Source information
This is a predicted structure of a 345-nucleotide part of an RNA (small-subunit ribosomal RNA, central domain) from Geum urbanum. The source organism's lineage runs through Eukaryota, Spermatophyta, Mesangiospermae, fabids and Geum.
[in-house]
Context: one part of a larger RNA
RNA sequence: CUGGUUGUAAAUGGUACAUAGGCGGUAAAAUGGGUUGAAAGUGAAAGUCACUAAAAAAGUGGUGGAAUGCUCUCGAAACCAAUUCACUUGAGUGAGACCGAGGAGAGUGGAAUCUUGUGUGUGGGGGUGAAAUCCGAAGAUCUACUAAGGAAGGCCAAAAGCGAAGGUAGUUCUCUGGGUCCCUACCGACGCUAGAGUGCGAAAGCAUAGGGAGCGAACAAGAAUAGAUACCCUGGUAGUCCAUGUCAUAAAUGAUGAGUGUUCACCCUUGGUCUAUGCAAAUCAGGGGCCCAGCUAAUGCGUGAAACACUCCACCUAGGGAGUAUGGUUGCUAGACCGAAACUC
Numbered sequence: 001c002u003g004g005u006u007g008u009a010a011a012u013g014g015u016a017c018a019u020a021g022g023c024g025g026u027a028a029a030a031u032g033g034g035u036u037g038a039a040a041g042u043g044a045a046a047g048u049c050a051c052u053a054a055a056a057a058a059g060u061g062g063u064g065g066a067a068u069g070c071u072c073u074c075g076a077a078a079c080c081a082a083u084u085c086a087c088u089u090g091a092g093u094g095a096g097a098c099c100g101a102g103g104a105g106a107g108u109g110g111a112a113u114c115u116u117g118u119g120u121g122u123g124g125g126g127g128u129g130a131a132a133u134c135c136g137a138a139g140a141u142c143u144a145c146u147a148a149g150g151a152a153g154g155c156c157a158a159a160a161g162c163g164a165a166g167g168u169a170g171u172u173c174u175c176u177g178g179g180u181c182c183c184u185a186c187c188g189a190c191g192c193u194a195g196a197g198u199g200c201g202a203a204a205g206c207a208u209a210g211g212g213a214g215c216g217a218a219c220a221a222g223a224a225u226a227g228a229u230a231c232c233c234u235g236g237u238a239g240u241c242c243a244u245g246u247c248a249u250a251a252a253u254g255a256u257g258a259g260u261g262u263u264c265a266c267c268c269u270u271g272g273u274c275u276a277u278g279c280a281a282a283u284c285a286g287g288g289g290c291c292c293a294g295c296u297a298a299u300g301c302g303u304g305a306a307a308c309a310c311u312c313c314a315c316c317u318a319g320g321g322a323g324u325a326u327g328g329u330u331g332c333u334a335g336a337c338c339g340a341a342a343c344u345c
Stems, first nucleotide, its partner, number of pairs: 004316001006314001007299002014200004021193003025087002028084002033080002035076004040071003049064005090190001092186002096181004102176007115147001117145003124135002161168002205246004210241001214240002219235002222232001257312006266289008294301002319344002327338004
């Protein structure tokens, strides 16, 4: 470069924004750069190809073709590009209505665990397959009232909702992002994708200052065991929580990149609109189930496609060696990102 792929066999980047680049609606006009038709010039000879001369293979001679190119002249105007003028269906703005655990900050409430104090009360409690370590006469467990503190939100709750993804749930207030529907009004291709770049990015970890109820890596003890650096039990430090930074990874999954268009039915559900009281129907935008065609190696997917097509990006090319070495960038550290080869089968 050509070709084939990427749910599960190797392979979609964790996710968004966006620059370059690539690709891109409808109608008309003029132009003629690309494109395209014709003519001319040139494209040396040799060579190559065809025919031809003698018995004629090599060789030699003769005639002709080709030489897909370049230059110039005269045309064509569908397509591509650029210019001008329009359009509205793509994109967007506004009005009206609605939706939600979307985000940030500040308050506030109840249940429960643990702990404090006081009362009552007396010998056990706790734990397990069974036990023991452990707690308890310095009065436990249980029970009633009380006080403090931290973390998490039961029922509602749902295949539900929202968000680009990570994620998001007691409740109130403040600030704020988004989406959907609807009918008209405006704008007039302003679009799609996106290397580099930038932002966000669970948990764990790291730094500093707080906080610390429960849980609980490490650690200690008790069991069990042939042993038991485990599973079980009693404790328990970091951590989990908050603030400000940092890290940039996950089976970051729908193991399915983003966008647009076209495609048989049926059932449930969320939010609008419409209809007007029916137990329905219609129509958009989501969330689920089943299935025709089609696809698929099969499993399965099936209007939310893995169908039929197009545009752009990323990635794959047998297993190991190896996500290792080296080098570079980055980080406080841990590490992260880019990323081979020898050799082996």